[in-house]
RNA sequence: GGGCGACCAUCGCCGAGUCCCGUGGCGCGAGCCAGGGGAGCCGGGGACCCAUAUCCCCCUGGGGUGAAUCGGGCGCCUUUCCGGAGGUGCUCGUAGGAGACCUUCCUGCUCCGAACCCGUCAGCUAACCCGGUAGGCGAAGGAAGGAAAGGAG
Numbered sequence: 001g002g003g004c005g006a007c008c009a010u011c012g013c014c015g016a017g018u019c020c021c022g023u024g025g026c027g028c029g030a031g032c033c034a035g036g037g038g039a040g041c042c043g044g045g046g047a048c049c050c051a052u053a054u055c056c057c058c059c060u061g062g063g064g065u066g067a068a069u070c071g072g073g074c075g076c077c078u079u080u081c082c083g084g085a086g087g088u089g090c091u092c093g094u095a096g097g098a099g100a101c102c103u104u105c106c107u108g109c110u111c112c113g114a115a116c117c118c119g120u121c122a123g124c125u126a127a128c129c130c131g132g133u134a135g136g137c138g139a140a141g142g143a144a145g146g147a148a149a150g151g152a153g
Base pairs, nucleotide, nucleotide: 010139011138012137013136014135018039019038020037021036023034024033025032026031040133041132042131043130044129045128050123061121062118063117064116065115070093071092072091073090074089075088076087077086078085079084096112097111098110099109101151102150103148104147105146106145107144
């Protein structure tokens, strides 16, 4: 001097996931544990009106949070009335989404394009009712450039 890893601080990112106030227990104390109330933010259920509504064949329940939806190709599995249908792995795209003072617009670059839940049931929806307030990451920068107004510092 460089690389890797851990911890603390700082500054940030995705996300609703932030802030305030009590109570009980343990502890000399600093604090720790448990449970509660509220503000803000977020999600679900829930009228009139509106929307939906019909016939035939095969297969197929439906719905919610979220940007995460829909396809092509190559395999594997299940099923079949052998037309097909469903599931899964990889890969290539894609609706859509994120990125450093904040909002909007333009041009770019780098990424994401998952996962989970309800349980046969829910369109919208005033009143009303019910719930959540987690978790996971980054590091000297593409944290790029341009434009507009307002604000923050």